Predicted 3D model of a 350-nucleotide part of an RNA (small-subunit ribosomal RNA, central domain) from a metagenome. Its mean pLDDT, the model's own confidence on a scale to 100, is 88. The full RNA is in RNAcentral, with records from SILVA.
Context: one part of a larger RNA
RNA sequence: UUGGGCGUAAAGGGCGUGUAGGCGGAGAAUUAAGUGGGGAGUGAAAACUCCGGGCGCAACCCGGAGCCUGCUUUCCAAACUGAUUUUCUUGAGUGCAGGAGGGGCAAGGGGAAUUGGCAGUGUAGCGGUGAAAUGUGUAGAUAUUGCCAGGAACACCGGUGGCGAAGGCGCCUUGCUGGACUGUAACUGACGCUGAUGCGCGAAAGCGUGGGGAGCAAACGGGAUUAGAUACCCCGGUAGUCCACGCUGUAAACGUUGUGUACUAGGUGUUGGGAGUAUCAACCCUUCCAGUGCCGCAGUUAACGCAUUAAGUACACCGCCUGGGGAGUAUGCGCGCAAGCGUGAAACUC
Repeated sequence: UUGGGCGUAAAGGGCGUGUAGGCGGAGAAUUAAGUGGGGAGUGAAAACUCCGGGCGCAACCCGGAGCCUGCUUUCCAAACUGAUUUUCUUGAGUGCAGGAGGGGCAAGGGGAAUUGGCAGUGUAGCGGUGAAAUGUGUAGAUAUUGCCAGGAACACCGGUGGCGAAGGCGCCUUGCUGGACUGUAACUGACGCUGAUGCGCGAAAGCGUGGGGAGCAAACGGGAUUAGAUACCCCGGUAGUCCACGCUGUAAACGUUGUGUACUAGGUGUUGGGAGUAUCAACCCUUCCAGUGCCGCAGUUAACGCAUUAAGUACACCGCCUGGGGAGUAUGCGCGCAAGCGUGAAACUC
């Protein structure tokens, strides 16, 4: 390579957008590149297969046929693929009418709590632990009351509940702004799916410059524990955590499950919307669509399990795997301020 695979055995790219490419709805007409059929030319000889013949046989040799699976050319066919033209509306999109949402960005505002400051009351402890000690307090702490300052986070609601492509998003108000859903069927008329390279986004930690700093807290100091204790526990505490701008580009970036489309029993919750029924009304009940859970049949699976949110049945396209260690190492190259990231071996060994 062929093949077989990728939830847990090796294997789904962190996520999107989209270029090339691959693939692509229904009707009609034309074409004839692919496709199918016929003919012609060519496809050296030898070899190979079959038939026949020659050395006594065989090996070997000779003759004929086949074969040479191909290429070129010509004629025919027109179902399928392609191409061109035309038409369509179910795929896709737009419009219109609605309601839902922690989707994003910015500005302003709020209360609880922690800490600190000032003042009042008040007096001997407080704090901490398994027990203690370090620590803190008669220079008046802890507790309690009032006021002030500042930073960070938003209790309850809160929910296998919502939104987002993923990362992720939760106090309130306002402004700007993206997407999805339901209904309608006015418009476009296949405009679609996927997507190598590229581009963008991307938790936490980390980095650069400037700010900010309440609480928490790597490092660090001290107290304990212990044989030791560079830990777990305690008292402190600096980066950091926060903001602005710029970088980094990783993760158990997980549903460990790529995206899209179609099909394949049901039951039961829940979120958003619609229709019907009912009613004074809200419910209830029946039903349609979109999401999100649980249970479960067929099927599938090595099993566990999955099961209309598939890991079932199929198709399209992309990514990836190919024994363990060596190793996500070395080297080269690219990127980065650095840390490092991406790509990524071999010897050797079992």